[in-house]
RNA sequence: AAUUGAUGAGGCGAUGGAGUUCGCCAUUAACCGUCCUUUAAGACUGAUGACUCCUGUUUAAAG
Repeated sequence: AAUUGAUGAGGCGAUGGAGUUCGCCAUUAACCGUCCUUUAAGACUGAUGACUCCUGUUUAAAG
């Protein structure tokens, strides 16, 4: 210097993507909304864990 093999740079935070930040978990985990309910049924909020931007949806006003 080149080649080959193995391993690592992880995952998650109730509906999308990106950045920043916080927290949690170690794959048997973290996580998988609230009320009512034996279960089922029924009702309700939110695209964020938090902030900002974009996208989608909803409502109102103006042009």
A computed fold for a 63-nucleotide RNA from Syntrophorhabdus sp. PtaU1.Bin058, annotated as Fluoride riboswitch aptamer (crcB RNA motif). The coordinates come from a structure-prediction model, not an experiment, and the mean pLDDT is 76. It was read from a public genome assembly, where an Rfam model found it.